Predicted 3D model of a 149-nucleotide RNA (FMN riboswitch aptamer (RFN element)) from Cytobacillus purgationiresistens. The coordinates come from a structure-prediction model, not an experiment, and the mean pLDDT is 79. Taxonomically the source falls in Cytobacillus (Bacteria, Bacilli, Caryophanales, Bacillaceae). The sequence was found by an Rfam model in a public genome assembly.

RNA sequence: CGUUUCCUUCGGGGCAGGGUGAAAUUCCCAACCGGCGGUGAUGAGGGGGAACCCUCUUAGUCCGUGACCCGGGUUCAAUGGAUGUUGAAAACGGUGGAUUUGGUGGAAAUCCAAAGCCGACAGUAUAGUCUGGAUGGGAGAAGGAAUGU
Numbered sequence: 001c002g003u004u005u006c007c008u009u010c011g012g013g014g015c016a017g018g019g020u021g022a023a024a025u026u027c028c029c030a031a032c033c034g035g036c037g038g039u040g041a042u043g044a045g046g047g048g049g050a051a052c053c054c055u056c057u058u059a060g061u062c063c064g065u066g067a068c069c070c071g072g073g074u075u076c077a078a079u080g081g082a083u084g085u086u087g088a089a090a091a092c093g094g095u096g097g098a099u100u101u102g103g104u105g106g107a108a109a110u111c112c113a114a115a116g117c118c119g120a121c122a123g124u125a126u127a128g129u130c131u132g133g134a135u136g137g138g139a140g141a142a143g144g145a146a147u148g149u
């Protein structure tokens, strides 16, 4: 420094204030929030005489992806005389939301300004924000061990 395997830890935020009502953090006015990887004309630092180079950093709405839901079902567990029954379940597949205008510029879906828009399922007066499945799962991140040169 690289490959593969394994282990450990970490791994999501948010309705102030008000209105109506018997009842709403669910409706109305208003408020607030933004997982993970990539890209990247931002910002900061460093190197170089310069051209330029290096490091860190910059998107909810661009590309991809996770959670939820549907299909799938090698396999595992329990039970049984049984190819039965019950429960769990990987790969893989599907579904799954949202941006424009102006500015600068050689170039902007990412910069600056403005105005928008979006947000699983179940419960409940209709929920991105409450409660619940969930002390779960998880994209991935960091560290370590083995292994190779």
Base pairs, nucleotide, nucleotide: 001148002147004146005145006144007143008142009141010140017029018028019027031129032128033119034118035065036064037063038062043056044055045054046053047052060117061116069094070093071092075088076087077086078085079084099115100114101113102112103111121132122131123130